[in-house]
RNA sequence: GGUUGCAACAUCCCCGCGGAUUGGGUGAAGGCUCUUGGGCCGGCACAGUGAAUCCGCUGCAACC
Repeated sequence: GGUUGCAACAUCCCCGCGGAUUGGGUGAAGGCUCUUGGGCCGGCACAGUGAAUCCGCUGCAACC
C1' cells in the first nucleotide's frame, strides 16, 4: 500500500468523523377545501432523527 471484517476509544447501553439522498419528528407560517370540528397540499427552519442507503476519511483486527 491492497483486500476482507469491524468501531475498541464514549460520564449505563447504543453511538468513529464529515458530506449527500430518501423517509420520520418538532416549530412557525402559506395555499386549497370546509359541515367552522376539521381535512388536504407543497415548501422553509431546527436537532444525539436510537430509520435506511451512498461517497470520502480516521482507527482496530486478520490476510496478502
This is a predicted structure of a 64-nucleotide RNA (nadA riboswitch) from Granulicella sp. L60. Its Rfam family is "nadA riboswitch". For this family Rfam cites "Structural distinctions between NAD+ riboswitch domains 1 and 2 determine differential folding and ligand binding" (Chen et al., Nucleic Acids Res, 2020). It was read from a public genome assembly, where an Rfam model found it. The coordinates come from a structure-prediction model, not an experiment, and the mean pLDDT is 79.